Predicted 3D model of a 79-nucleotide RNA (c-di-GMP-I riboswitch aptamer) from Sulfurovum sp. Model confidence (mean pLDDT): 79 of 100. The organism belongs to Sulfurovum, within Bacteria.
RNA sequence: AUCAAGAAACGCUAAACCUAUCGUGAGGUGGGGACAGAAAGUCAUGGAUCUUUUCCUAAAAGACUGCCAGACUACCGAU
Numbered sequence: 001a002u003c004a005a006g007a008a009a010c011g012c013u014a015a016a017c018c019u020a021u022c023g024u025g026a027g028g029u030g031g032g033g034a035c036a037g038a039a040a041g042u043c044a045u046g047g048a049u050c051u052u053u054u055c056c057u058a059a060a061a062g063a064c065u066g067c068c069a070g071a072c073u074a075c076c077g078a079u
Base pairs, nucleotide, nucleotide: 004079006076012037013036017032018031019030020029021028022027035066041072042071043070045069046068047067049063050062051061052060053059054058
């Protein structure tokens, strides 16, 4: 230095819920909060799920990666 795995430490993120606000809606954002997480960092890329519209078979446009995969990057130094 690299790979695998994840003991300790420094730290990090923030579920449900409450509140304000935006949106037709799924849901997003800010504050509080803490279920959990070794990539719960980034990318909606492929599925799954959800919303809207329609000609309701299916298609189009969206939402959500802390649902499952994939790609890229990354802290520490016991093993």